[in-house]
């Protein structure tokens, strides 16, 4: 100094005005002040889970996942050590791995035959023995399970438009009460008209509101145990929560000129996408003391 693997952070930067969508104070309202407001993948919707209704004695079919050992974890098909195998000079990487004596099913090229016993050539009383260029595998207790299957484990169903409350107008629906001996109507009352319902209560549903909705397997630090996933404790912090759906614009300066991409109930994962700058551990060559 190059060229590598390997793990983590970041995601143009300040500044000013104008706006949008919650919160919090003050005001009786206008309204004012403050403070917060996208992502490592919000993304695919691939895998687990919390949650919420259904359903559900219990086993069991079918049906899908997994598949070395050992652990972590709410769970897993995910992560972490170890063993083996490939691949790299190394750091490192991938990995699809039960079972071929339950059974089907296939085995390219070549080779006479490729899977179930024949076939060739020599032997022999006798398919009696022996050997057989080719190929991974040939005369047999091969190989494949990334082909069906067997085996062991796991797996009810839908999913936040879940799901729960509150609740009208209309027209159904019960129930009671009055009514052809005239209700109700005709502005109060009587008469008098009219001529088949009215009146009340109760319930389910729709529009519509509202919860559910973000304080959580939560994020920073430290310590402690463990190779590590990863667990136990101090000690701080609060950081979007919207309902057709907020998170924007413009102006100034500066610079490496800014890539993928935009929350929709929530978390652990995996894939995929993606200009760049930064740190830390390690591997290889070179080179200089």
């Nucleotide at each position: 100094g190059a060229a590598g693997c390997c793990g983590a952070u970041c995601a143009g930067a300040c500044a000013a005005c104008c706006g949008c969508u919650g919160c919090c104070a003050c005001g009786c309202a206008a309204g004012u002040g403050g403070g917060a407001g996208a992502g490592g993948a919000a993304a695919g919707u691939c895998c687990g889970g919390g949650c919420u209704c259904c359903a559900c004695a219990g086993a069991g079919c079918a049906g899908g996942a997994u598949g070395c050992c050992g652990g972590c974890u709410a769970a897993c098909g995910g992560c972490c050590g170890g063993a083996c195998g490939c691949c790299g000079c190394g750091a490192g990487g991938c990995g699809a791995g039960g079972a071929a004596u339950a059974g089907g099913g296939c085995c390219a090229c070549a080779g006479a035959g490729a899977c179930g016993a024949g076939c060739g050539u020599a032997u022999u009383a006798a398919g009696u023995u022996a050997c057989g260029g080719u190929g991974a595998a040939a005369c047999g207790c091969g190989g494949u399970a990334a082909c069906c299957u067997c085996c062991a484990u796991c797996c009810g169903g839908a999913g936040c438009a879940a799901c729960a409350c509150c609740a009208a107008a209309u027209a159904g629906g019960c129930a009671g009460a009055c009514g052809a001996u005239g209700a109700c109507g005709c502005g109060g009352c009587u008469c008098g008209c009219c001529g088949a319902g009215u009146c009340u209560g109760c319930g389910g549903g729709u529009a519509g509101g509202u919860g559910g909705c973000u304080g959580g397997a939560g994020c920073c630090g430290g310590u402690c145990a463990g190779c590590a996933a990863u667990g136990a404790u101090c000690g701080g912090c609060c950081u979007a929560g919207a309902g057709g759906a907020a998170u924007g614009g413009u102006u100034g300066u500066c610079c490496a000129c800014g890539a993928c991409a935009g929350a929709a109930c929530c978390c652990g994962g995996c894939u995929u996408a993606a200009c760049g700058a930064c740190c830390g551990a390690c591997u290889u060559c070179c080179c200089c003391a």